Context: one part of a larger RNA
RNA sequence: UGACGGGGACCCGCACAACUGGUGGAGCGUGUGGUUUAAUUCGAGACAAAGCGAAAAACCUUACCAGGGCUUGACAUGUAACCGUUUUAUACUUUAGGAAACUUUAGUAGAUCCGUAAGGAUGGUUAUGCAGGUGCUGCAUGGCUGUCGUCAGCUCGUGUCGUGAGAUGUUCCCUUAAGUGGGGAAACGAGCGCAACCCCCGUGAAAUGUUAAAUAUUCAUUUCAGACGGUCCCGAUCAUAUCGGGAAGGAAGGAGGGGAAGACGUCAAGUCAGCACGGCCCUUAUGCCCUGGGUUACACACACCCUACAAUGGCGAAUAACAAAGAGCCGCAAGCCGGUGACGGCAAGCAAAUCUCAGAAAUUUCGCCUCAGUUCAGAUUGAAGGCUGCAACCCGCCUUCAUGAAGGAGGAAUCAGUAGUAAUCGCGAAUCAGAAGGUCGCGGUGAAUACGUUCUCGGGUCUUGUACA
Numbered sequence: 001u002g003a004c005g006g007g008g009a010c011c012c013g014c015a016c017a018a019c020u021g022g023u024g025g026a027g028c029g030u031g032u033g034g035u036u037u038a039a040u041u042c043g044a045g046a047c048a049a050a051g052c053g054a055a056a057a058a059c060c061u062u063a064c065c066a067g068g069g070c071u072u073g074a075c076a077u078g079u080a081a082c083c084g085u086u087u088u089a090u091a092c093u094u095u096a097g098g099a100a101a102c103u104u105u106a107g108u109a110g111a112u113c114c115g116u117a118a119g120g121a122u123g124g125u126u127a128u129g130c131a132g133g134u135g136c137u138g139c140a141u142g143g144c145u146g147u148c149g150u151c152a153g154c155u156c157g158u159g160u161c162g163u164g165a166g167a168u169g170u171u172c173c174c175u176u177a178a179g180u181g182g183g184g185a186a187a188c189g190a191g192c193g194c195a196a197c198c199c200c201c202g203u204g205a206a207a208u209g210u211u212a213a214a215u216a217u218u219c220a221u222u223u224c225a226g227a228c229g230g231u232c233c234c235g236a237u238c239a240u241a242u243c244g245g246g247a248a249g250g251a252a253g254g255a256g257g258g259g260a261a262g263a264c265g266u267c268a269a270g271u272c273a274g275c276a277c278g279g280c281c282c283u284u285a286u287g288c289c290c291u292g293g294g295u296u297a298c299a300c301a302c303a304c305c306c307u308a309c310a311a312u313g314g315c316g317a318a319u320a321a322c323a324a325a326g327a328g329c330c331g332c333a334a335g336c337c338g339g340u341g342a343c344g345g346c347a348a349g350c351a352a353a354u355c356u357c358a359g360a361a362a363u364u365u366c367g368c369c370u371c372a373g374u375u376c377a378g379a380u381u382g383a384a385g386g387c388u389g390c391a392a393c394c395c396g397c398c399u400u401c402a403u404g405a406a407g408g409a410g411g412a413a414u415c416a417g418u419a420g421u422a423a424u425c426g427c428g429a430a431u432c433a434g435a436a437g438g439u440c441g442c443g444g445u446g447a448a449u450a451c452g453u454u455c456u457c458g459g460g461u462c463u464u465g466u467a468c469a
Stems, first nucleotide, its partner, number of pairs: 001469002003466003007463007015453002019417005026307002029304005034298002042053002064293007073130001077129007090109004096103002111122004132282002135280003141276002143271003146267001148265001153192006159168003172183003198259004203225007228253001231247006309410001313369006320363001326357003331350002335346004376407001381402007423445007
């Protein structure tokens, strides 16, 4: 100087407390461990791994396993020889084997460009340098990322002090979300952080106008304005600094709400399987291709969701209402017809403020159910179908009929949330042929509580002890 303390002082945070709803019990979904397996590919492991890489595992993906096949190779480039009116590129047909990859037979068509030609280039074959590796090492690395933490810190120049390591500044007092600002002070300044500049939402003005019946409005685009403790009152205070309480005005009031943005560093944190890259290893195989299987196994354990256990409910009916944000030509599909339905047939419109997806749901009104394992709940299973796709057996989704499991509000423990939040209700998109209970967005309805900082956890500043560095 740090680090640490079941030392001290002060301060902060959904950290506790107060309140609301959950998880832990049930069934199911997904991930993980374990076990099993020919293989169940690999990685991630307290917080900061476990609906994570994966914004889509039937084939492909795919890295794993079994079997079959290829060896200058699926891909790149150099050199040498050969080929080129005859044929080997390339295309088509074809014989045999085969699950395919591949191996094999025969035939047809058949070269392009430069050049008079020789020859050369493109291309092909052979040979050789080489290719290739999701093989190892994240403890050799780059880059990127997580975390402490959007916490308020981390440093430097000059000066001064100290023999020196170092100190000072950055400590102290007041204050702040903040090393934010003010005062004082051997310090004076500065940098990275804080804040602001950027984006979205909330108010107004002006201009413009594809769409739309209508430029009047809504809406959209662009550019401005607006908020600064600015004004007034009271209080704290050494203070003209700062802060607290209230009022007015205002769409908005004390950082208006949200986002993006993450200092010096820590964890030899994560990633060699995104990519790049050093070293090591494989080279008729640890490379490449194909078929099938596996990643989907199942006594069990954990994590995170979904659905429930019902009456603030379930079911039926009423076209009784009201959104936002998105997507669409290999597409979205109105409408009509058929089908109980999933869906099928025909088909208008729309590269979309124009057309479509698209009827939002919770909500409202009427009726039934009357506390039951039920008209709750929907697992599981049987049958019949639909869709995508070469192909749904392993292993997809959906529909109809039937079946109708556990579940009676969940032990110890534990999580999230301070306002348009929690809770609850639907809608959309990416990925995508098909396949969300996940993810990312969107709006609708819309609470309760916070006395307070003793305690738990994490963090910051000062100080103290130390046999630790």